[in-house]
Context: one part of a larger RNA
RNA sequence: CUGGGCUUAAAGGGUGCGUAGGCUGUGCAGAAAGUUGGGUGUGAAAUCCCUCGGCUUAACCGAGGAACUGCGCCCAAAACUACUGUGCUUGAGUGAGAUAGAGGUGAGCGGAACUUAGGGUGGAGCGGUGAAAUGCGUUGAUAUCCUAAGGAACACCGGUGGCGAAAGCGGCUCACUGGGUCUCAACUGACGCUGAUGCACGAAAGCUAGGGUAGCGAACGGGAUUAGAUACCCCGGUAGUCCUAGCCGUAAACGAUGGAUGCUAGCCGUUGGCGGGUUUACUCGUCAGUGGCGCAGCUAACGCAUUAAGCAUCCCGCCUGGGGAGUACGGUCGCAAGAUUAAAACUC
Repeated sequence: CUGGGCUUAAAGGGUGCGUAGGCUGUGCAGAAAGUUGGGUGUGAAAUCCCUCGGCUUAACCGAGGAACUGCGCCCAAAACUACUGUGCUUGAGUGAGAUAGAGGUGAGCGGAACUUAGGGUGGAGCGGUGAAAUGCGUUGAUAUCCUAAGGAACACCGGUGGCGAAAGCGGCUCACUGGGUCUCAACUGACGCUGAUGCACGAAAGCUAGGGUAGCGAACGGGAUUAGAUACCCCGGUAGUCCUAGCCGUAAACGAUGGAUGCUAGCCGUUGGCGGGUUUACUCGUCAGUGGCGCAGCUAACGCAUUAAGCAUCCCGCCUGGGGAGUACGGUCGCAAGAUUAAAACUC
């Protein structure tokens, strides 16, 4: 070097875009770099191997042969790879016609609930718990009605329903805007796949500045419980949760399953299309999603099984006993918190 793996045993990067690189459909013609065959030169000697020979034998030594799997040059071949030229349409893209959707951004609007404030009624409790107490209440609470203000979230519909690369997205309307699917087969003609470095996005918490603050609520105070109770329960309550601008860059960022392409029994749902039959109930086919079951096959088993963990090809990432340790040191990034890259001694 080759050889093994990555759902759960160690191991898929959080996700995308994309540079270099790697890999790459099909016909014909050409040239001949790789490739293949032949020739030739060289590949010192010794060594190794084979056959002989010389020391009584062996080690050792001598002779001949083979070999030296390599490299240069010449001739030839043209299947494959690369190259040049010219085509093709199935991969990829464009177009035309439809179409579903909580995809994104901004603005406006709405109702329920809640809290607070003002007013009316009313008059002793309310609240809370396992039971209580702290707490609130005759300066009139709780309850109930009216009015006003405010902030946050959008019941029902709602669905192993939909959309998005992931994070994620749910009241209504408007504006701007990204992507997908189906049908046609009009156009381009391999324009493709993957992707080290890089760039962008990236829940929650946290940070900076300014605003906002109804409810909830780390910290904190009080009441209980308890042997204690720095908790679980209760009464309060600051940061935060919300908005704008910027940072952070991590998660059980999970399907614990990287992306792409092709192939490999079926059956039952469901979402969005299209085409038939039949005539509005259904039924057959087909494409793209999303679920359940299940054969072959795979798997240590559990299980997976056309949405593969099956059969193959290409590209990337990652793993190599447990602890020490995702730590130290150094570097890079960050305002910080810290993130990232990443050991060793020692020990079992």
Predicted 3D model of a 348-nucleotide part of an RNA (small-subunit ribosomal RNA, central domain) from an uncultured bacterium. Its mean pLDDT, the model's own confidence on a scale to 100, is 88.